[in-house]
RNA sequence: GCCGUCGUAGUUCAAUGGAUAGAACGACUCACUCCUAACGAGUAAAUGCAGGUUCGAUUCCUGCCGAUGGCA
Numbered sequence: 001g002c003c004g005u006c007g008u009a010g011u012u013c014a015a016u017g018g019a020u021a022g023a024a025c026g027a028c029u030c031a032c033u034c035c036u037a038a039c040g041a042g043u044a045a046a047u048g049c050a051g052g053u054u055c056g057a058u059u060c061c062u063g064c065c066g067a068u069g070g071c072a
Stems, first nucleotide, its partner, number of pairs: 001071007010025004018055001027043004048064005
């Protein structure tokens, strides 16, 4: 330099055109308890960036950025 794959809560993963982007762990609050832990209830938290297509984009297309693999 060329080609492929990937980029979503703090972390690990879902959602493959339509809703309010969902789960586990973690964080915080409440309740329970003599206290702590566990269990229970609740809260906050995310689509890498910029364009395009579409009535509608996490999803499709283009460029850029980043990670990873292959070729040279």

Source information
The RNA shown here (transfer RNA) has 72 nucleotides and comes from a Parcubacteria group bacterium. It matches the Rfam family "tRNA". The family's RNA type in Rfam is transfer RNA. The prediction has a mean pLDDT of 81. Lineage of the source: Bacteria > Bacteria candidate phyla.